Context: one part of a larger RNA
RNA sequence: AUUGAACGCUGGCGGCAUGCCUAACACAUGCAAGUCGAACGGGGUAGCAAUACCCAGUGGCGGACGGGUGAGGAAUACGUAGGAAUCUGCCCUUAAGUGGGGGAUAGUCCGGGGAAACUCGGUUUAAUACCGCAUGAUCUCGCGAGAGCAAAGCAGGGGACCGCAAGGCCUUGCGCUUUUGGAGGAGCCUACGUCGGAUUAGCUAGUUGGCAGGGUAAUGGCCUACCAAGGCGACGAUCCGUAGCUGGUCUGAGAGGACGAUCAGCCACACCGGAACUGAGACACGGUCCGGACUCCUACGGGAGGCAGCAGUGGGGAAUAUUGGACAAUGGGCGAAAGCCUGAUCCAGCAAUGCCGCGUGUGUGAAGAAGGCCUUCGGGUUGUAAAGCACUUUGAUCUGGGAAGAAAAAGCUUUGGCUAACAUCCAAAGCCUUGACGGUACCAGAGGAACAAGCACCGGCUAACUCUGUGCCAGCAGCCGCGGUAAUACAGAGGGUGCUAGCGUUAAUC
Numbered sequence: 001a002u003u004g005a006a007c008g009c010u011g012g013c014g015g016c017a018u019g020c021c022u023a024a025c026a027c028a029u030g031c032a033a034g035u036c037g038a039a040c041g042g043g044g045u046a047g048c049a050a051u052a053c054c055c056a057g058u059g060g061c062g063g064a065c066g067g068g069u070g071a072g073g074a075a076u077a078c079g080u081a082g083g084a085a086u087c088u089g090c091c092c093u094u095a096a097g098u099g100g101g102g103g104a105u106a107g108u109c110c111g112g113g114g115a116a117a118c119u120c121g122g123u124u125u126a127a128u129a130c131c132g133c134a135u136g137a138u139c140u141c142g143c144g145a146g147a148g149c150a151a152a153g154c155a156g157g158g159g160a161c162c163g164c165a166a167g168g169c170c171u172u173g174c175g176c177u178u179u180u181g182g183a184g185g186a187g188c189c190u191a192c193g194u195c196g197g198a199u200u201a202g203c204u205a206g207u208u209g210g211c212a213g214g215g216u217a218a219u220g221g222c223c224u225a226c227c228a229a230g231g232c233g234a235c236g237a238u239c240c241g242u243a244g245c246u247g248g249u250c251u252g253a254g255a256g257g258a259c260g261a262u263c264a265g266c267c268a269c270a271c272c273g274g275a276a277c278u279g280a281g282a283c284a285c286g287g288u289c290c291g292g293a294c295u296c297c298u299a300c301g302g303g304a305g306g307c308a309g310c311a312g313u314g315g316g317g318a319a320u321a322u323u324g325g326a327c328a329a330u331g332g333g334c335g336a337a338a339g340c341c342u343g344a345u346c347c348a349g350c351a352a353u354g355c356c357g358c359g360u361g362u363g364u365g366a367a368g369a370a371g372g373c374c375u376u377c378g379g380g381u382u383g384u385a386a387a388g389c390a391c392u393u394u395g396a397u398c399u400g401g402g403a404a405g406a407a408a409a410a411g412c413u414u415u416g417g418c419u420a421a422c423a424u425c426c427a428a429a430g431c432c433u434u435g436a437c438g439g440u441a442c443c444a445g446a447g448g449a450a451c452a453a454g455c456a457c458c459g460g461c462u463a464a465c466u467c468u469g470u471g472c473c474a475g476c477a478g479c480c481g482c483g484g485u486a487a488u489a490c491a492g493a494g495g496g497u498g499c500u501a502g503c504g505u506u507a508a509u510c
Base pairs, nucleotide, nucleotide: 001509002508003507005506006505007504008503009502012358013357014356015355016354017353018351019350020316025314026313027312029311030310031309034061035060036059039058040057042055043054044053045052046051068269069268070267077194078193079192080191081190082189083188086186087185088184091182092181095178096177097176098175099133101131102130109122110121111120112119113118139148140147141146153174154173155172156171157170158169161168162167195241196240197239202232203231204230207229208228209227210226212224213223214222244266245265246264247263248259249258250257251256271292272291273290274289275288294305295304296303297302322348324347325346326345330344331342332341333340334339361391362390363389364388371382372381373380374379395451397446398445399444400443401442405437411431412430413429414428415427416426417425454499455498456497457496458495459480460479461478465494466493467492468491469490475482476481
C1' cells in the first nucleotide's frame, strides 16, 4: 500500500459497487421453458345462427441458449501463432421446383387391469405426422458411359371465365424441397508457453511405424487383422502432490513477486458411476435407460425424487443478504400478429463490506466564570472552550410541484410499389398508445442549533505527560523490555497526540 475479509468499541445521510472464500454437504415450499388454433381432427362454453373464446392430444419450433458451480483435470485444458481432411437449424444470397397417389395412428367412443404411477385390448378419424410413384440439375457417386436422390401446405383478397355450391382460377404474404456463395457457430491437427518434488530414473505391447479394411461430418491406432521393432527420457520421461486457464487484480521506481472474487473469453461438471436415443447441434443441470447411495409414498405387488437456477431451510463455519416487484427498458424462445413465457435482466430490500461525497453548525465572546486536574499555594491548565450576543439551515422532518429513462409494434389516415385490381401485402410520413422503479431523482417552501462523534494511542522505535492507586502482585507487551513503595511502560483520572463515521486488533499478499 492492499483485501469478497472477520472480531471489539462506536455509528447521521447519500451515490456507486460488492456480499458462502468453509460441506461439489443434505434439502421442506414456491417460482426459474415454453409457445403456435394462420399445421390437424376433435372436446367444451356463449349464442337461434354466423361466429367468438378456452382446452387435453397429434404435429412444428425451442427446451444444446440464457443462468449456476470449480469437483475433476498438469494436458483430449488454457494462451499465442498457424494449418487442412470437415459439418452447420434459424439469417442473408444464387438458381430451380412445389405434380400425382396410399396406408396408418393419438385423441374421441367401448371394455379391462392397478392402491397409485400408469397401462392393455377393440372400433373410428385428421394433418405441414408417415410411405411409395413421377420429374430432377451446375447436387451425390463414377475416369467415363451412366446410376441415384425431393417436396406440404396455410392465411388474406378478387374482376373476367367455369361451377348449383364448396371451390377451381388469378394474385399477395408466410411456408416446403433441391442447390450456389456467405455470415456467425462448432469439430479436428501442429508449434511454443503454462506449479512443486530426483528422499520418484527408467517408462511403454495398440505401445511406435507401415499396409489393408472398418468407423466418423472429417484426418488419425480412433478400432480390427497382418507385418516390422519401434517410441519417450537428466533439455527430467514415468510416478507422487497441488491447481480450472486467460484478459486481468494487488504490490513495486522498475525488473519481479503474489493472486485469478465481482466483469469478459474458453474449458469442465450437473446426487455418484456408466450408456446411448432424438436432433443442425447433446452423449443433454430443471430429457431417457441401467447400476449405486440417500430421502419420500405404498393396499407390500410396486412407484417417486435430484437447488453447483432465484429466493429460502438445516448443517459446517470467524463469516456472507429477501421464501420481494416488474416484464416498463435491454435481450432471448414461440407466433403472421395481437401476445404469451422469461428468478436472464431491470429494479427494490438487508449489511459502514469497500470507495467517494456531505453533515454533526458559523461569527463574536475574558469576569480568562463555575467545576475538574495540577501546584513551589503565588498560580497554572482545561480555555474562546462554555455561557451570553448575532446569524445560517445542507442532510434528517413536514408541505407542495414533479421528470428523463419511450422508441416502437399493433391500430387509423395519406402517398408510392406488387397486381387484372382502388383489395390484400410491402415501404415511407403523420396521428395514437405503453413506466416495475415511484410520486423516485430533482425543484420550491416551512420551522428551529434544533435530531447527528467516536476509536486507538501518549518509555524508545513513534506524534503525544502529569497525579493517584498497586508494590515482581495485579497486570502490559509488535521488538527492546516495564512492575520487588515516588512506575511518563500496569489500573484510573486530568491533559495531550493521531485518524474520523469510523477507529483499532487479527489473518493474508507485495
Overview:
A computed fold for a 510-nucleotide part of an RNA from an uncultured Lysobacteraceae bacterium, annotated as small-subunit ribosomal RNA, 5' domain. Model confidence (mean pLDDT): 85 of 100. RNAcentral holds the full RNA, with entries from ENA, Greengenes and SILVA.